Predicted 3D model of a 322-nucleotide part of an RNA (large-subunit ribosomal RNA, domain IV) from a metagenome. The RNAcentral record of the full RNA draws on SILVA. Its mean pLDDT, the model's own confidence on a scale to 100, is 89.
Context: one part of a larger RNA
RNA sequence: CUUGGGUGAAGGAACUAGGCAAAAUAGUACCGUAACUUCGGGAGAAGGUACGCCAGCACUUAACUGUGUUGGCCGCAGAAACCAGGCCGCUGCGACUGUUUAUCAAAAACACAGCACUCUGCAAACACGAAAGUGGACGUAUAGGGUGUGACGCCUGCCCGGUGCCGGAAGGUUAAUUGAUGGGGUGCAAGCUCCUGAUCGAAGCCCCGGUAAACGGCGGCCGUAACUAUAACGGUCCUAAGGUAGCGAAAUUCCUUGUCGGGUAAGUUCCGACCUGCACGAAUGGCGUAACGACAGCGGCGCUGUCUCCACCCAAGGCUCA
Numbered sequence: 001c002u003u004g005g006g007u008g009a010a011g012g013a014a015c016u017a018g019g020c021a022a023a024a025u026a027g028u029a030c031c032g033u034a035a036c037u038u039c040g041g042g043a044g045a046a047g048g049u050a051c052g053c054c055a056g057c058a059c060u061u062a063a064c065u066g067u068g069u070u071g072g073c074c075g076c077a078g079a080a081a082c083c084a085g086g087c088c089g090c091u092g093c094g095a096c097u098g099u100u101u102a103u104c105a106a107a108a109a110c111a112c113a114g115c116a117c118u119c120u121g122c123a124a125a126c127a128c129g130a131a132a133g134u135g136g137a138c139g140u141a142u143a144g145g146g147u148g149u150g151a152c153g154c155c156u157g158c159c160c161g162g163u164g165c166c167g168g169a170a171g172g173u174u175a176a177u178u179g180a181u182g183g184g185g186u187g188c189a190a191g192c193u194c195c196u197g198a199u200c201g202a203a204g205c206c207c208c209g210g211u212a213a214a215c216g217g218c219g220g221c222c223g224u225a226a227c228u229a230u231a232a233c234g235g236u237c238c239u240a241a242g243g244u245a246g247c248g249a250a251a252u253u254c255c256u257u258g259u260c261g262g263g264u265a266a267g268u269u270c271c272g273a274c275c276u277g278c279a280c281g282a283a284u285g286g287c288g289u290a291a292c293g294a295c296a297g298c299g300g301c302g303c304u305g306u307c308u309c310c311a312c313c314c315a316a317g318g319c320u321c322a
Stems, first nucleotide, its partner, number of pairs: 001317008010308002014306001019303001027051005036041001038151001052073008074078001086301007093293002098110002114149007126135003152288004157218003162215002164211005171206003182195005219237005246280001247277001258274005
């Protein structure tokens, strides 16, 4: 020096991307316990007090079993060792328990109950299989398949022009097919043969409707109020329709460390607001939400060798001729 362990004056996160690591907390009984809440919870919330041994008494027990009480004794220390929660506040995301990248990712990703749409009448739909057959299912629409969303609460606006799907069948288009007409070759002819292609002709497409918890989409310019500013109001162009509720510098905000407030002596982070949303927005769900989380961000108390700033000790390894 490296690894593992121990102790540390004063300070106590000043360390650092970040309290990473370490320290601290820790048992049992009793007291006590907030916001919020889906009334279950939150909660071991938080925060306190007691704790050994001996003798007696009261009640109790099957029992020195338990509880209470009165005295006494010892130690540095009585949950004497081992063992054995740190806690609190605000926010984001995901409801939750679960699942996952065997071997760099455990998560906000997947799943999930619940919700919705859609297909399927049973020899079901769908899937595997040239097929036989099998699964679905020894099930039968309160069933089964597919898709999306993702507890719960309040909700889920407008657009069917495009694409898709569903329905329609009058017309147009249209393959094989059908084969009117005309013509060529050959033959005396019947005929044989070659070409022409009027007409017939399904689905599909065109066409007519429906449908957005189907794929998806959800504007621009100009003017206007008796300070100013702003524009409830008006004009105009375009569109299938011009973004409703709610939320908003956000896991989304470029300008941006936006502006204001809070917290700090000092805060590009954080929390609360504002709205000028570069480029939120309603099941590619919107906004909330108790509980939960080895999730992410911020703050505080406690605690500490993380640090100021390192020192010494124990053990193993390494190094050195020693």